[in-house]
This record gives sequence, C1' cells and structure tokens, in this order.
RNA sequence: GGGCACGUAGCUCAGCCCGGUUAGAGCAUCUCACUGAUAAUGAGAAGGUCGAUGGUUCAAAUCCAUCCGUGCCCACCA
Repeated sequence: GGGCACGUAGCUCAGCCCGGUUAGAGCAUCUCACUGAUAAUGAGAAGGUCGAUGGUUCAAAUCCAUCCGUGCCCACCA
C1' cells in the first nucleotide's frame, strides 16, 4: 500500500441481509419478598446519544459516503 471482518447497556452478545411496534437477552448492579442470618430462588427497577460525521428517506442501529478504533490475510521495503 491492497483486501476482509468487527464496533449496540459495566461484561458477553442478538437484532442489520429485506428500513417501520416504545432498542432487546443473559450475567453483573440496586430494591423488595423469602430466611434467625446468608446463599439460592422469585418479583421489580435502573443502565444505551447503536464508534464519529455527513447524506438518502415521511421514517435509519439497519441503506450510502468519509473518517476513527480493533483484529486477520496479502503485497512491498529494509
């Protein structure tokens, strides 16, 4: 230098292909119940500008462009 994949909650991930219900799951955290007290279990709550910017659209996590970050492959130089 060329190519590919990934980036969504504190962590691990789904949803993206084919745009449209209020952005979800598990774990973790907090509260309550249960217990003599914990653990376990059950119920509930909080937590996100969906990597950034711009564009298309009535409408974008989803489509397009550029950039940033991470990983992998190839090539080149020494």